The part of an RNA shown here (large-subunit ribosomal RNA, domain I) has 536 nucleotides and comes from a Methanosarcinales archaeon. Its mean pLDDT, the model's own confidence on a scale to 100, is 82. Rfam family: Archaeal large subunit ribosomal RNA. NCBI's taxonomy places the organism under Archaea, Methanobacteriati, Methanobacteriota, Methanomicrobia, Methanosarcinales.
Context: one part of a larger RNA
RNA sequence: CCAUCAGGUGGAUGGCUCGGCUCAAGUGCCUAUGAAGGACGUGCCAAGCUGCGAUAAGCUUCGGGUAGGUGCAUGGAACCUAUGAACCGAAGAUUUCCUAAUGAGGAUUCUUAGCAGAUUUAUCUGUUGAUCAGUAAUGAUCGGGAACGCCCCGAAUUGAAACAUCUUAGUAGGGGCAGGAAAAGAAAUCAAUCGAGAUGCCGUAAGUAACGGCGAGUGAAACCGGCAAAGUUCAAACUGAAUCCCCUCAGUAAUGAUGGGGAGAUGUGGUGUUAUAGGGCUGCUUUAAAAAUCCUAUUUAUCUAAAUUGAACUUGACUGGAAUGUCAGACCAUAGAGUGUGAUAGUCACGUAAAUGUGAGAUGAAGGAUUUGGAGCAUGCCCUGAGUACCGUGCGUUGGAUAUCGCGCGGGAAUUUGGGAGGCACCAACUUCCAAAACUAAAUACAUCUUGAGACCGAUAGUGAAAUAGUAGGGUGACCAAACGCUGAAAAGUACCCUCAGAAGGGGUGUGAAAAGUGUCUGAAACCUGAUGGUG
Numbered sequence: 001c002c003a004u005c006a007g008g009u010g011g012a013u014g015g016c017u018c019g020g021c022u023c024a025a026g027u028g029c030c031u032a033u034g035a036a037g038g039a040c041g042u043g044c045c046a047a048g049c050u051g052c053g054a055u056a057a058g059c060u061u062c063g064g065g066u067a068g069g070u071g072c073a074u075g076g077a078a079c080c081u082a083u084g085a086a087c088c089g090a091a092g093a094u095u096u097c098c099u100a101a102u103g104a105g106g107a108u109u110c111u112u113a114g115c116a117g118a119u120u121u122a123u124c125u126g127u128u129g130a131u132c133a134g135u136a137a138u139g140a141u142c143g144g145g146a147a148c149g150c151c152c153c154g155a156a157u158u159g160a161a162a163c164a165u166c167u168u169a170g171u172a173g174g175g176g177c178a179g180g181a182a183a184a185g186a187a188a189u190c191a192a193u194c195g196a197g198a199u200g201c202c203g204u205a206a207g208u209a210a211c212g213g214c215g216a217g218u219g220a221a222a223c224c225g226g227c228a229a230a231g232u233u234c235a236a237a238c239u240g241a242a243u244c245c246c247c248u249c250a251g252u253a254a255u256g257a258u259g260g261g262g263a264g265a266u267g268u269g270g271u272g273u274u275a276u277a278g279g280g281c282u283g284c285u286u287u288a289a290a291a292a293u294c295c296u297a298u299u300u301a302u303c304u305a306a307a308u309u310g311a312a313c314u315u316g317a318c319u320g321g322a323a324u325g326u327c328a329g330a331c332c333a334u335a336g337a338g339u340g341u342g343a344u345a346g347u348c349a350c351g352u353a354a355a356u357g358u359g360a361g362a363u364g365a366a367g368g369a370u371u372u373g374g375a376g377c378a379u380g381c382c383c384u385g386a387g388u389a390c391c392g393u394g395c396g397u398u399g400g401a402u403a404u405c406g407c408g409c410g411g412g413a414a415u416u417u418g419g420g421a422g423g424c425a426c427c428a429a430c431u432u433c434c435a436a437a438a439c440u441a442a443a444u445a446c447a448u449c450u451u452g453a454g455a456c457c458g459a460u461a462g463u464g465a466a467a468u469a470g471u472a473g474g475g476u477g478a479c480c481a482a483a484c485g486c487u488g489a490a491a492a493g494u495a496c497c498c499u500c501a502g503a504a505g506g507g508g509u510g511u512g513a514a515a516a517g518u519g520u521c522u523g524a525a526a527c528c529u530g531a532u533g534g535u536g
Base pairs, nucleotide, nucleotide: 001534002533003532004531005530006529007528008527014521015486016485019457020456021454022453023452024451025450026449027447028446029144030143037098038097039096040053041052042051044076045075048072049071059092060091061090062089063088064087068080069079070078103112104111105110113128114127115126116125117124118123119122129142130141131140132139133138148179149177150176151175152174153173159166163213189196190195200227201226202225203224210218211217231439232438233437234385238270239269242268243263244262245261246260247259248257249256250255275416277384278383279382280381281380282378283377284376285375286374287373290372291371292370293369294368295367298366299365300364301363302362303361307356308355309354313329314345315328316327317326318325330347331346332336338350339349340348390411391410392409393408394407395406396405418434419433420432421431422430473480474479493520496508497507498506499505
């Protein structure tokens, strides 16, 4: 040096899974009645996590539940529990300090006042923030939330094979605000001589029309097919206090009533709301009975919590440490989903199918309260959203081209014999709609959360995180950011003896099916040691 063997080291591989990932369904706001988040406490012994809050791993009531219990967590001690604990569900009580933080202060979890009340006389309880609304009493708001939404501001790398218009992109990022969804929304819309009939979302139209140093690239809409469907209210004309709020009384409440006070003519209430124009005023004609909204003390029905019941072999023989295995023979099934049990179990256990259950709560009904007419004809007068529509010009934006939308500047209408639109302008005709006020469910988006599922991963995978995980550790800081799973069926976790300086280690012996002997299943390779053989 080579080969083989026996060991060591190491932790690959196989198997496992209290963790992930994805999808689906459900569900969706919390907060001055002090949130989310944190600090500090809290246990018999208590460092961490979890729970809880000076009533501090807990207190009370109701329901369920059953023999054990005092969390993770296995030890010792002391207790609780059939007068029903522990545990599970529901409803309450308590809930230190910081934090919107709100008496004042404070780069914080601390310091320190005023007023009122109480008493145990040195303590306790309550209250004192700002802004807005309101005459006041008083009320609302402030902060948080994973993503989703609306509005405002708004890049660059990049592409154009350079670069400036353009693109990246109204993206990233910043700011504001809201909700369980948000936004949009009932035609001054489309269409085309036919017609449709609010909005949103999906498919299609379509990489089409169009835009574009007509380069790179960008890029709709209507129709059509689906999902889901829902419509309403003001301003004005006319009327003119007929209205509303607070206190008081009745009622569970919706609401009603008397009196007093206040708001209100700078107009509360009524009426009225549209295009085949409609409405008001004035004068006539005709006709009907129900409908809508709200409340829940009482009665009643349904849904719903923890949970309860739940069939059928532990039959014989064999192997084995152990039967769920093999052979033989039975049974149940609206239950042969699944998991566990000393190997592979429909009939051993938990379950499963199917029934049952109902506290608190929700919804409906009975019951109660409140409000209200509709249609037509005639006549002329009145009303129908103004620095608006529209025009010029500049900038941004858009697929929007002369014909998108928005903004600045300068001009600036009409009033039903009216006005807007119909992708150049003007004229006429035709078609269509009625701006300059407001509200509106569903179909849609997302996933903090709950539940279920999987031809997803199986510990260098799958979340960064199956273990103290946003932890340990690093960084002045912003921030960066790990690793570590498996004895055995059961601890039966090696009593006892020998050795030894020995509470180490080793040798016997014992346990166990097997040492599997505590970072202990399997136990590969690299690497290390020894033995034997070969070569030299």